RNA sequence: GGUUUGAUCCUGGCUCAGAGCGAACGCUGGCGGCGCGUCUGAUUCAUGCAAGUCGAGCGAGAAAUUCCGCUUCGGCGGGAGAGUAAAGCGGCGGACGGCUGAGUAAUACACAGGUAACCUGCCCGUGGGAUCGGGACAACCCGUCGAAAGGCGGGCUAAUACCGGAUACGAUCCCUUAUCGCAUGUUAGGGGAUGAAAGGUUGGGAUUCCGUUUCGGCGGGACCAAUCGCUCGCGGAGGGGCCUGUGGCCUAUUAGCUUGUUGGUGGGGUAACGGCUCACCAAGGCGAUGAUGGGUAGCCGACUUGAGAGGGUGGUCGGCCAGACUGGGACUGAGACACUGCCCAGACUCCUACGGGAGGCAGCAGAGGAGAAUCAUCCGCAAUGGGCGAAAGCCUGACGGUGCGACGCCGCGUGGGUGAUGAAGGCUUUCGGGUUGUAAAGCCCUGUCAGGGGUUAAGAACAGCCGUGGUGUUAAUAGCAUCUCGGCCUGACGAAGGCCCCAAAGGAAGCUCCGGCUAACUUCGUGCCAGCAGCCGCGGUAAUACGAAGGGAGCUAGCGUUGCUCGGAAUUACUGGGCAUAAAGGGCGUCUAGGCGGGUCCGCAAGUCGGGUGUGAAAUCCCUCGGCUCAACCGAGGAACUGCGCCCGAAACGGCGGAUCUUGAGCGCAGAAGGGGAGAGUGGAACUCCUGGUGGAGUGGUGAAAUGCUUCGAUAUCAGGAGGAACGCCGGUGGCGAAAGCGACUCUCUGGACUGCUGCUGACGCUGAAGCGCGAAAGCCAGGGGAGCGAACGGGAUUAGAUACCCCGGUAGUCCUGGCCGUAAACGAUGGGCACUAAGUAGAGGGGAUCCGAUGUUUCCUCUGCUGAAGCUAAUGUGUUAAGUGCCCCGCCUGGGGAGUACGGUCGCAAGGCUGAAACUCAAAGGAAUUGACGGGGGCUCGCACAAGCGGUGGAGUAUGUGGCUUAAUUCGAAUCAACGCGAAGAACCUUACCGGGGCUUGACAUGCUGGUAGUACGGACCCGAAAAGGCGAGGAUCCGCUUACGCGGAAGCCAGCACAGGUGUUGCAUGGCUGUCGUCAGCUCGUGUCGUGAGAUGUUGGGUUAAGUCCCGUAACGAGCGAAACCCUUGUCCUUAGUUGCCAGCGCGUAAUGGCGGGGACUCUAGGGAGACUGCCGGUGUUAAACCGGAGGAAGGUGGGGAUGACGUCAAGUCAUCAUGGCCCUUAUGUCCCGGGCUGCACACGUACCACAAUGGCCGGUACAGAGGGAAGCAAGACCGCGAGGUGGAGCCAAUCCCAAGAAGCCGGUCCCAGUUCGGAUCGGAGGCUGCAACUCGCCUCCGUGAAGUCGGAAUCGCUAGUAAUCGCGGAUCAGCUACGCCGCGGUGAAUAUGUUCCCGAGCCUUGUACACACCGCCCGUCAAGCCACGAGAGCUGGGAGUGCCUGAAGUCGCCUAUCUAACUCGCUUUUAGUGAGAGGAAGGUGCCCACGGUAAACCCAGCGAUUGGGACUAAGUCGUAACAAGGUA
Repeated sequence: GGUUUGAUCCUGGCUCAGAGCGAACGCUGGCGGCGCGUCUGAUUCAUGCAAGUCGAGCGAGAAAUUCCGCUUCGGCGGGAGAGUAAAGCGGCGGACGGCUGAGUAAUACACAGGUAACCUGCCCGUGGGAUCGGGACAACCCGUCGAAAGGCGGGCUAAUACCGGAUACGAUCCCUUAUCGCAUGUUAGGGGAUGAAAGGUUGGGAUUCCGUUUCGGCGGGACCAAUCGCUCGCGGAGGGGCCUGUGGCCUAUUAGCUUGUUGGUGGGGUAACGGCUCACCAAGGCGAUGAUGGGUAGCCGACUUGAGAGGGUGGUCGGCCAGACUGGGACUGAGACACUGCCCAGACUCCUACGGGAGGCAGCAGAGGAGAAUCAUCCGCAAUGGGCGAAAGCCUGACGGUGCGACGCCGCGUGGGUGAUGAAGGCUUUCGGGUUGUAAAGCCCUGUCAGGGGUUAAGAACAGCCGUGGUGUUAAUAGCAUCUCGGCCUGACGAAGGCCCCAAAGGAAGCUCCGGCUAACUUCGUGCCAGCAGCCGCGGUAAUACGAAGGGAGCUAGCGUUGCUCGGAAUUACUGGGCAUAAAGGGCGUCUAGGCGGGUCCGCAAGUCGGGUGUGAAAUCCCUCGGCUCAACCGAGGAACUGCGCCCGAAACGGCGGAUCUUGAGCGCAGAAGGGGAGAGUGGAACUCCUGGUGGAGUGGUGAAAUGCUUCGAUAUCAGGAGGAACGCCGGUGGCGAAAGCGACUCUCUGGACUGCUGCUGACGCUGAAGCGCGAAAGCCAGGGGAGCGAACGGGAUUAGAUACCCCGGUAGUCCUGGCCGUAAACGAUGGGCACUAAGUAGAGGGGAUCCGAUGUUUCCUCUGCUGAAGCUAAUGUGUUAAGUGCCCCGCCUGGGGAGUACGGUCGCAAGGCUGAAACUCAAAGGAAUUGACGGGGGCUCGCACAAGCGGUGGAGUAUGUGGCUUAAUUCGAAUCAACGCGAAGAACCUUACCGGGGCUUGACAUGCUGGUAGUACGGACCCGAAAAGGCGAGGAUCCGCUUACGCGGAAGCCAGCACAGGUGUUGCAUGGCUGUCGUCAGCUCGUGUCGUGAGAUGUUGGGUUAAGUCCCGUAACGAGCGAAACCCUUGUCCUUAGUUGCCAGCGCGUAAUGGCGGGGACUCUAGGGAGACUGCCGGUGUUAAACCGGAGGAAGGUGGGGAUGACGUCAAGUCAUCAUGGCCCUUAUGUCCCGGGCUGCACACGUACCACAAUGGCCGGUACAGAGGGAAGCAAGACCGCGAGGUGGAGCCAAUCCCAAGAAGCCGGUCCCAGUUCGGAUCGGAGGCUGCAACUCGCCUCCGUGAAGUCGGAAUCGCUAGUAAUCGCGGAUCAGCUACGCCGCGGUGAAUAUGUUCCCGAGCCUUGUACACACCGCCCGUCAAGCCACGAGAGCUGGGAGUGCCUGAAGUCGCCUAUCUAACUCGCUUUUAGUGAGAGGAAGGUGCCCACGGUAAACCCAGCGAUUGGGACUAAGUCGUAACAAGGUA
């Protein structure tokens, strides 16, 4: 930043952008440098190598091969090979180096200390010594056992191997004296005792000895010197052992652990302290500051992230620890309980002659296996380092290198310049173009890397050897040691490097993304499919979100994905959060530990602060400089390592010790209020029951009823009695209590608060984890009690059902006593304490002042409320009774669901309480407020909304529309109001869109292009056909230009072809336009200002008034707009103008009669203009307003009647079939032409109408009075014909002239007499008429005949408030005709009712609640059914872990035993070259303690599986109900 909402603010979770990695996976891949590379099975390992070396410690000592000699030609002897190899004794090293991280939560690690409790081979320094002897054992030889591995016996032999004696500066022990310290002790002096050794090499030659001798000499020793060793000490350096403090994981659903345990004394043991071990004694030790147990884990320097604090990690490098197949054990040694040593046990693998043996890659390579995944069975000891050696040197998978892997970091390249017809191609397009794009091509350059050829370096200096010179040692010019200089010698790799040359743009670019977050957009395909997705979410025919393409964005030899860590996350809050309502205050009190704590003075210095010092390894990080061409990388110096120890200092603060004070706290005395608590007693009203009296039919109960009670006398009423429970009025946001809670009165016992006085103590205080106590109601146990009420239960109602709400009963219970339970919306949803911070007002308790006094006034303390400043708060709100400002202490929270569930523990008689998870799942769940909408919420007010009336519909018949069914087709649309006599104001053909059949394909119609055509276009008649169409074809043109006329060219036309036409095909949910509806309802908004964090509010609310948001008043609003009204049309009165076709009063003419005629303008009328009505006037009401009521005048009175006029918007309302139009679809068909059929079909259902059912009527006769219209393909008069429809005929009329045209109801008279009729007219038969090409499907009309249902219509429902309803006729559009009874108009006659707004419907305003916002046709709960997932329980089964008791007891240490064996040393004896006995020492055997593995027993812990079972989560359209949200219909 995104994401909860219609929008808002907040809370809160989820998620993204960053950085990092020993990584893995996908696509791709040019070069180099530097690093890194089994994170998993501490799994199993073939093969090779990884620890040897020393001949200058010692003895012994080959062979191949070759040379010489001899030879019986088989060979033999000698020399060289060679004192070599291999083996042995001995020394040093195999305890380092290398690997791994299993175990380990402390026996480890880090930092700081201690060791007066210790060790230390090799190395360095220093002081002594190094003497005299002795006996063996390997190798080797012989014999022997065994398959082997490996032994056994006998014999010979050396040493720097082994043993004994001597010596002792110093060492150790004992005695003693003194000194010092910090307790054990240290240091120094004296005396006594004890304890060593090994030689090698080189050189020398005076003397001397031995061997040999050719007597010259040669070899060896003694001796001298040097050097390497040896031994006893002391010291050092480096390395270790042990001890202490501090520090760093999770879990209390682990709370107690411990018997060598804690301490002491003594013995033993160790290098050394120590219960390390043993005997005895004591009974201790550890633990909520978390012992013990469980889980997890090598620790650190550091690495990573982060602003930091902090979090995560511990791979490479470095330090430490631990391990070496698993378990146990010791030996050797300076050092081990020993990675490539030993013994035992076990598992596994291998060999075997079956008797026995061998082995240990967590060394380097490598193999199998596991896994998402991690390399060569490479080269070299050249360098660095290590072991041995005097050295040369040997060994060294340490190491140095190379290889493999984009695994990471760093660097380089894949070319540079120029180049517009903006090429082609691609994509797109509104068809103009745009874009890819200077990109390419082309031209001019360059030469990194790779490639080819040539050449060549650093890493190498030691050591050694040769030579020169010096120094030391020494008798020495020798030798040895050492130093200087010169020379020689040594490279695995480097090498695909550097340098030079050659050629050539040539060999070298991909990956991800493009809806928002988040940089980047179009087309096509797809059609809730296929798919995408980190979150929100995309996809149901126009997808920037899927797939592809073009284009674009980003990074680049890489780019994405996945996993993990930190960050963002102030989302565990130390820095830096919260708890009234969002998650969160414990139900309340009391107290322990703990935390915190008043004023003054003095002291101390552990906290704190300052200074110094030691340490904090190196590497890393940071800074500076330097080396690789740069960088990565590497080197040097510095800084830093925020820590810990020690020393010195300060004393404000906190602490500690001491002294003191009174204000905090407590006590005392005096007063006074109170439903505070406990116990005992008392009282009246009401109620029920019982007894008796009166009384006589009901009572009771409800919305209405019924069940119930009652003639065996209820209810009602009177009197008396009994019983239990609760305490009316007072009574009050009044009192008391910590909370729960407490209410009649009296008494007894008892707790706390308050006021006053300031007498006493002298900080005694606050809070409070655990603990303890109290704790409503319900519930439980035992015993009582039981009037009323009343779960369960029974009955009656209600209802679709009614296990409910209502009614009649009624048991537990409610009450008392004793004991449990321990929970509540135990709430102020607000823990306790102290202090501070505006006011106003009401009440309760006590006191003071004023006053004689008081109920008055004023004031102080305590308590209970209300309103409110500032502040706080997300807002609501809170506000001295804080949710303000601070301090102290406790409790609690960390997304929703799962769940206060499971398991475990604990408490309880039980019910259940307390403690309290996880898997899984969701992208939210929430709080407050806003605008709407809604309510079986409220208030106010309208409307034919109801009511009051009149007439209908719903029943019948018919007409018409619709549904359904049918059909080849019954074309399509319209669907509550607001579809259904609607589109359609005219379906026999046409219309026509549908169906069947027959035809056409540039087309029935438009435009353009190309080519063609000249008796061309057109076309009478004829043929064929149902028609369309086709054939034949007499005849036969037009216009323009040129031209003499002929003729030529062109246009139109026609033919062929190409573009295209055409579509009532689809989408009204892609649209325009038009329309319906709410609704002619009174509303809908804006600007500026103001208020609010904001959505928004205000204005527009309020008081009046109106038909009206109409107007007035008020008012943080002031104004304005769209609506309402008015303006417009019509109608009603009058005036004026005009006077034909209209009119005719008066004058005249004429007629049977008629404005027929002359004339007239008076009247009616016509149609132009104007007047009139405005609450203007009067009275009343009202706020002096607006306005209303009444009245006058007037044709008309409060909008006069009617019409036109329809705000912002709502219904994805209707229409792609009026028209227009995007997209999609068809193109010899979904286009087009024609004939015929269908749209009219009919078991049925609905809507809308017409005509009726009759007497207010039907029929017959007579007779009156309209308005508005229409008329040329027309209306049609008179006349004649026909019963009639109509026909013949045609005067008149393009209309105030003529015609349609008769108005009807009415009125007058007659008839019918209540009947399925003289009502009613359907249906059917017959005969006709009219229109039309044509009335069969399928027209209308007439006449004659026929004469159905129907006797006023169930539930339900519609219209209408006055010239209205009702009723009567007339006209018109469409139209050839007409199914019109429809629709649109016109006039005639002409009512009733409205007390009113409770109710139904709709609407407006205000207000209220809300879990609704697709907005109540909303939302939403639970069971059941289905699928799927994880979890709990579960008879049990299996595996693992850690112990305990008992048994067994390998190897081994230690001890003991033995009549066994035994060279050196000691002693004794003897037959003294030797033997024997004893001792010491050693060996062997036996045995004891300890003890690994193993066995066994009972428990414990952790997993896995488990028939079945339980709930839970999730899943477009399942079932049943309706619990919750509006008073949610019983709050």